[in-house]
RNA sequence: AAAUAGUUUCGGGGCAGGGUGAGAUUCCCUACCGGCGGUGAAGCGGCAUUAUGUCCGAUAAGUCCGAGAGCUUAACAGCAAGAACGGGUCAGAAUCCCGUACCGACGGUGUGUGCAAGAUUUUUGCAUAAGUCCGGAUGGCGAAACUGCGU
Numbered sequence: 001a002a003a004u005a006g007u008u009u010c011g012g013g014g015c016a017g018g019g020u021g022a023g024a025u026u027c028c029c030u031a032c033c034g035g036c037g038g039u040g041a042a043g044c045g046g047c048a049u050u051a052u053g054u055c056c057g058a059u060a061a062g063u064c065c066g067a068g069a070g071c072u073u074a075a076c077a078g079c080a081a082g083a084a085c086g087g088g089u090c091a092g093a094a095u096c097c098c099g100u101a102c103c104g105a106c107g108g109u110g111u112g113u114g115c116a117a118g119a120u121u122u123u124u125g126c127a128u129a130a131g132u133c134c135g136g137a138u139g140g141c142g143a144a145a146c147u148g149c150g151u
Base pairs, nucleotide, nucleotide: 001151004148005147006146007145008144009143010142017029018028019027031132032131033104034103036066037065038064044057045056046055047053062102063101070079071078072077084100085099086098087097088096106135107134108133112128113127114126115125116124117123
């Protein structure tokens, strides 16, 4: 140092205020949130130069690339599954700075929406409906450290 076995740790945050209502953290106004792996020009530290550094290190993206939770499968694997622009700086920005936007797996729940039926006060059924609630999850992808084996 590679291969391999095990242990431990990490491994997702958020409805505050108001409105309607018998009933909503689900509707409306507004508020709030940003996990994991990769990449990467800020800033930081190191090193080097007379002087600018295509140098090294840790760190750094919700919307750049990718994985997970869902469905199918004995498994491999397949399918499904989100979002960014403008300006600035610069040799160079998808990542830095400023501004304004946008997004949020699956199951459950609903005063919303659509359709249907009966009734004229409204009721019933079906479909759809939460980033923040409840649940699968003491889960999973993945990462780090340590220990054993052993060339």

FMN riboswitch aptamer (RFN element), 151 nucleotides, folded computationally.